[in-house]
The part of an RNA shown here (large-subunit ribosomal RNA, domain IV) has 331 nucleotides and comes from a Candidatus Woesearchaeota archaeon.
NCBI's taxonomy places the organism under Archaea, Nanobdellati, Candidatus Woesearchaeota.
Model confidence (mean pLDDT): 83 of 100.

Context: one part of a larger RNA
């Protein structure tokens, strides 16, 4: 000299870094005081002040030992418990140990839970909640070759089986496709059956009859899914509320939108910074937003994702000194 683990630093104070990672700050406990939002329940311990320890002294409340001829009092001692004041001592009084940093904007999932033992804890899963589709009980659904069992000694306010996923508002259009469901005078359809036939028999050909099924006719999208193109046109330009055309099953409605989705792209505007490919607002030209494959809001909650600031700190400017240990070297 290096390394692990601890500890403390003078001025600055996130200049470090992908990123405040890591560490520092914050802390109990009492009093004071708390806003936006809000579903009125919280948010909230929001935030932000003050106080803590001894020792007197005086009062508060209680419990007792004694005194007071009137006893639900009054007073005296004791002892606990609070409050106020006055001194003391230290740099510091939850002295150590315990023991939250805090706040705001967005996103996304309401939320408590749960999950990849041993690299992912999460916007996955699950959830009330809402919808759909099967069942009428010897059901349906599962498990079993089957007997039989589950479910359930339940009975549709009830099982089961998909879908979305609290709550507020909402949930447009399209049944051509592709599935499910209903019907079907009719058509097509296989063995078996009948009937004909190779001069009988077999084998083999032919016709007729017919079940599911298909074809044919509805229906159905919180079933699987889908939801256009070109052209003109308003008295500055610019745009088109409007017109014409091709087309489709309909041609994307309210909402939202450079979005966990937007290529182009660091979109254009603002706000925020001395400076921003950031963040937030807006704006729609949405390569490729869109409504239970849900759509937009949303208090509260989250070891979630982002951004901003105050505190605070060896992250950093920039290191530097102690503690203890390691292992190598030299004696």
């Nucleotide at each position: 000299a290096u390394c692990u683990u601890u500890c403390u630093g003078a001025g600055g104070g996130a200049a470090u870094u992908c990123g405040g990672c890591a560490a520092a700050u914050u802390a109990g406990c009492c009093c004071c005081g708390u806003a936006c939002c809000u579903u009125c329940g919280g948010u909230a311990u929001a935030a932000g002040g003050g106080g803590u320890c001894c020792c007197u002294a005086u009062g508060u409340u209680u419990g007792u030992u004694g005194u007071u001829g009137u006893a639900u009092a009054a007073u005296u001692g004791c002892a606990a418990u609070c409050a106020u004041a006055g001194g003391g001592c230290g740099c510091a009084g939850u002295g150590a140990c315990u023991a939250a940093g805090u706040g705001g904007g967005u996103c996304c999932g309401a939320c408590u839970g749960u999950u990849u033992a041993a690299c992912a804890a999460a916007a996955a899963c699950u959830u009330a909640a809402c919808u759909a589709a099967c069942u009428g009980c010897u059901a349906g659904c599962c498990u079993g070759u089957a007997a039989a069992g589950g479910u359930g000694u339940g009975u549709a306010c009830a099982g089961u089986u998909g879908g979305u996923g609290a709550c507020g508002u909402c949930u447009g259009c399209c049944c051509a496709g592709u599935g499910c469901c209903u019907g079907u005078a009719c058509u097509u359809c296989a063995a078996a059956c009948u009937c004909c036939u190779u001069u009988u028999c077999a084998a083999g050909g032919g016709a007729g009859c017919u079940a599911a099924g298909a074809g044919c006719a509805g229906g159905u999208a919180a079933a699987c899914g889908g939801c256009g193109g070109g052209a003109g046109u308003a008295a500055c330009u610019a745009u088109a509320a409007c017109u014409c055309u091709c087309u489709u099953a309909a041609g994307g409605u309210a909402g939202c939108g450079a979005a966990a989705u937007g290529c182009c792209u660091u979109g254009c505007c603002g706000u925020u910074u001395u400076a921003a490919u950031g963040a937030c607002g807006g704006c729609c030209u949405g390569c490729a937003u869109g409504a239970a494959u849900g759509g937009c809001g949303u208090a509260a909650c989250g070891a979630g994702a982002u951004c901003c600031a105050c505190a605070c700190u060896g992250u950093c400017c920039c290191c530097a000194g102690a503690a203890a240990g390691a292992a190598u070297c030299c004696c």